[in-house]
Molecule: Bacterial large signal recognition particle RNA
Organism: soil metagenome
């Protein structure tokens, strides 16, 4: 050169976990076989850099190892602006809301057609009793009610007598019990969430009125003022989460140089 074969290749990498590698996981990058498990997890121990099965490539431009160059993107340490929301503190002034008291400074009622105040007198309140009202029950009224065991009259039929006559008595009529119903007039009793009544008695503090005296005030708590109480803004700390943004160390994919890297046999 050329054949076979065997290393190797079929991604990597940051971060998380772990004692500690490596896989699932989250992300970055990237042309990245297939199938099965794996978060109270799967495998392995320092050349540890996944297991378990199959599959294709296969010796260099492509693999694989060294150094150095870019530099996605992450990780430690500093500083640090900025919103939302929770927490914890602070809480002078401030706003909202409430609670409580003063007052008569605004404000509104009233008031010489007489406030307040005061002397007397009703009323509202209790208790007794009357009346009335309203309900309930009863009695009284009016209608209805009884196949037989209620009455009265009993046709027919039946008993008893020689005959007059007599008995007992169904149906039908009528009466009327117990009972239903109706009526609301009347009498009687009985309640009461009953009354613009009455009569007596008490009580007279308040409140409402009347009639004298007296001669200018009186009430509200609505604003304003104190006192507290919540919450709120402000302030001080702190955690999430979000936005934006600097520096130090560091690890680093893709990618770029330069070096080095095999067996057998013809």
């Nucleotide at each position: 050169c050329g054949u076979g074969a065997u290393a190797g290749g079929c991604g990597g990498g940051g971060c998380g976990c772990u004692a500690g590698g490596g896989g699932u996981g989250c992300c970055c990058u990237g042309a990245a076989c297939c199938c099965g498990a794996a978060a109270u997890c799967c495998u392995c121990u320092c050349c540890a850099u996944g297991c378990g099965g199959g599959g294709c490539u296969g010796a260099g431009u492509u693999c694989c190892c060294c150094g150095c160059c870019c530099g996605a993107g992450g990780g430690u340490c500093c500083a640090c602006g900025u919103g939302a929301c929770g927490c914890c503190g602070a809480u002078c002034a401030g706003a909202u809301g409430g609670u409580g008291g003063a007052c008569a400074c605004g404000g509104g009622a009233c008031g010489u057609u007489g406030a307040c105040g005061g002397u007397c007198g009703g009323g509202u309140c209790c208790u007794g009793c009357g009346c009335g009202g309203c309900g309930g029950a009863g009695c009284a009224c009016c209608a209805c009610g009884a196949a037989c065991c209620g009455g009265g009259u009993c046709a027919g039929a039946u008993c008893c007598g020689g005959a007059a006559g007599g008995a007992a008595g169904c149906a039908g009529c009528u009466c009327u019990a117990a009972g239903u119903g109706g009526a609301c007039c009347g009498c009687u009793c009985c309640g009461g969430g009953u009354g613009a009544c009455g009569c007596a008695g008490g009580g007279c503090g308040g409140c409402c009125u009347g009639a004298c005296c007296c001669g200018a005030g009186u009430c509200c708590a609505c604003g304003c003022c104190c006192c507290c109480c919540a919450u709120c803004c402000c302030c001080g700390g702190u955690g999430u989460c979000g936005c934006a943004a600097g520096g130090u160390c560091u690890c680093g994919a893709c990618g770029g140089c330069g070096g080095g890297g095999g067996c057998a046999c013809g």